Predicted 3D model of a 345-nucleotide RNA (Bacterial RNase P class A) from a Gammaproteobacteria bacterium. Its Rfam family is "Bacterial RNase P class A". By type it is a ribozyme. Its family is annotated with dimeric ribonuclease P complex, ribonuclease P activity and tRNA processing in the Gene Ontology. The source organism's lineage runs through Bacteria, Pseudomonadati, Pseudomonadota and Gammaproteobacteria.

[in-house]
RNA sequence: GGAGUCGGCCAGGCAGUCGCAGUGUGCAAGCACUGAGGAAAGUCCGGGCUCCACAGGGCAAGGUGCCAGGUAACGCCUGGGGGGCGCGAGCCCACGGAAAGUGCCACAGAAAACGAACCGCCUAAGCGCUUCGGCGCCGGUAAGGGUGAAAAGGUGCGGUAAGAGCGCACCGCGCGGGUGGCAACACACCGCGGCACGGUAAACCCCACCUGGAGCAAGACCAAAUAGGAGAGCGUUCGCGUUGCCCGCGCGGCUCUCGGGUAGGUCGCAUGAGGUGUGCGGUGACGCACAUCCCAGAUGAAUGGCUGUCCGCGACAGAACCCGGCUUAUCGGCCGGCUCCAUUU
Repeated sequence: GGAGUCGGCCAGGCAGUCGCAGUGUGCAAGCACUGAGGAAAGUCCGGGCUCCACAGGGCAAGGUGCCAGGUAACGCCUGGGGGGCGCGAGCCCACGGAAAGUGCCACAGAAAACGAACCGCCUAAGCGCUUCGGCGCCGGUAAGGGUGAAAAGGUGCGGUAAGAGCGCACCGCGCGGGUGGCAACACACCGCGGCACGGUAAACCCCACCUGGAGCAAGACCAAAUAGGAGAGCGUUCGCGUUGCCCGCGCGGCUCUCGGGUAGGUCGCAUGAGGUGUGCGGUGACGCACAUCCCAGAUGAAUGGCUGUCCGCGACAGAACCCGGCUUAUCGGCCGGCUCCAUUU
């Protein structure tokens, strides 16, 4: 100097003028303070909160899937293990089980899972022929070749008619033990075994753990209006009770059709699993202690218009019960750690 990788911060600035919403204060006029995001988005997860409701058990259904922690909780985050990508810093993982069972593996190939022989190899044994070189039948074989993503574990030696874990050595695999680690797991440690003939569970399935439902349009209160309307069905051997089924429990009415009235206001509604600073503990996520601050609450929906100036010339984009995450979109600016390459000293 270049190329990368990980983390943090900001989100146009300043001044003037007019306007908008909330809160406080004031008799009023007015004054003061505050006022959209890093994702407010998607509605994908988890909860707080409200109601059913006093709400139990089982089945089904659904979710997660290495280990240990963090957290209110999670499918999130942190650290570790294993696997994969990268020269590396780093990044990714839908990561329990194939020896419980079922299914699937196109085409090619002899054959794709209780096995198999296309080209080959074998003058062992047996039968026939022979010009005595051999040939044919029968039989043996899966080491060589071929097909394929994958074909009865790999290399070497022995053995055989030719071969084959057929035997042996080493490796691989399985089981048991030992050492280290809380554990997942690791080991260049010890022993036994010729050894189950592959892959796939983001296929069904098995195993472990988790799970009531509905949702602020939840729900509570006030006021007003109408037609405590009409008809049909079931009714304790019945019906209803916030996914489905069953048991239990509670209640006594429930279901359907037609018709009528209201849809106005207040609360819920902003003090929180809150923010910031410092110290301590921890590898870390984070926790504890002290101090300090109040930082939007609209409801056809509040922050906009104008002027001047600076500049990064403004992208993606606007709260509607709240919070913790994940995912997606995105113009730029600043700061820091680490890795690689080139050159110079």